Predicted 3D model of a 73-nucleotide RNA (transfer RNA) from an uncultured bacterium. The sequence was found in a public genome assembly. Rfam family: tRNA.

């Protein structure tokens, strides 16, 4: 230099054909217990890497850029 993959909650990751952003773990609250843990219930937590474009509508499609990883030279 060229090609490919990834970027979504604190962490690990789903998200199908473009149509209300989710799960597990963690944190917080309640129940349970003498107490803690386990268990049950509930709540909070998001600029979907950035900018632009297409569209009635974008996490998803297109362009450019950034970070990380892999391959080729």
């Nucleotide at each position: 230099g060229c090609g490919c993959g990834c970027u979504u909650a604190g962490c690990u990751c789903a998200g199908u054909u473009g149509g209300u952003a989710g799960a597990g773990c963690g944190c917080c609250c309640c129940g349970u217990u003498u107490a803690c843990a386990c268990c049950g219930g509930g709540a909070a937590g998001g600029u979907c890497c950035a900018a632009g474009g297409u569209u009635c509508g974008a996490g998803u499609c297109c362009u450019u850029g950034a970070g990380c990883g892999c391959g080729c030279a």